[in-house]
RNA sequence: AGCGAGGUGGAGUAGUUGGUUAACUUGCCAGACUCAUUAUCUGGAGAUCGCAGGUUCAAGUCCUGCCCUCGCCA
Numbered sequence: 001a002g003c004g005a006g007g008u009g010g011a012g013u014a015g016u017u018g019g020u021u022a023a024c025u026u027g028c029c030a031g032a033c034u035c036a037u038u039a040u041c042u043g044g045a046g047a048u049c050g051c052a053g054g055u056u057c058a059a060g061u062c063c064u065g066c067c068c069u070c071g072c073c074a
Stems, first nucleotide, its partner, number of pairs: 002072006010026004019057001028044005050066005
C1' cells in the first nucleotide's frame, strides 16, 4: 500500500427501508425503605453519534476525504 469489521454518556451495547423526545444494562449523585446495607424502589446529571465536507425539507443512518482500533494477506 490492498481487503474486511468497527468508532454512539464513565464502561459495555442497540438504533437494519433517513422522520418527530438518541434507548437499554451497569456505574455515578440524591432521596425513600431499613437497626443497617453491598438488596429493593423512585428521581436526576451525563453522549448533539471519530473529524471535516456533501446530498436532503430532514442524516447516528446515504455519499466523499482523512484520523484511530482490531483482523486478514504479503
The RNA shown here (transfer RNA) has 74 nucleotides and comes from a Saprospiraceae bacterium. Its mean pLDDT, the model's own confidence on a scale to 100, is 82. The RNAcentral record of the sequence draws on ENA. Its Rfam family is "tRNA". The family's RNA type in Rfam is transfer RNA.